[in-house]
RNA sequence: GGGCCCAUAGUCUAGUGGUAAAAUGCGUCCAUGGCAUGGACGAGUCGGGAGUUCGACUCUCCCUGGGUCCA
Numbered sequence: 001g002g003g004c005c006c007a008u009a010g011u012c013u014a015g016u017g018g019u020a021a022a023a024u025g026c027g028u029c030c031a032u033g034g035c036a037u038g039g040a041c042g043a044g045u046c047g048g049g050a051g052u053u054c055g056a057c058u059c060u061c062c063c064u065g066g067g068u069c070c071a
Stems, first nucleotide, its partner, number of pairs: 001070007010024002013021001018054001026042006047063005
């Protein structure tokens, strides 16, 4: 320098054009004399920019970061 893959909640992962989700963690409440544990509810997320589209986490391009291969 070039090819390919990845980037989603604090963490780890689904979701691949039409309301962003699970587990764990966090907060409040209930059960217990208390802890552990269990239950109910809640807060919290699409790396940045542009384009396509009625509509983009999703498709296209560029940038950033990471992984891998070639030179």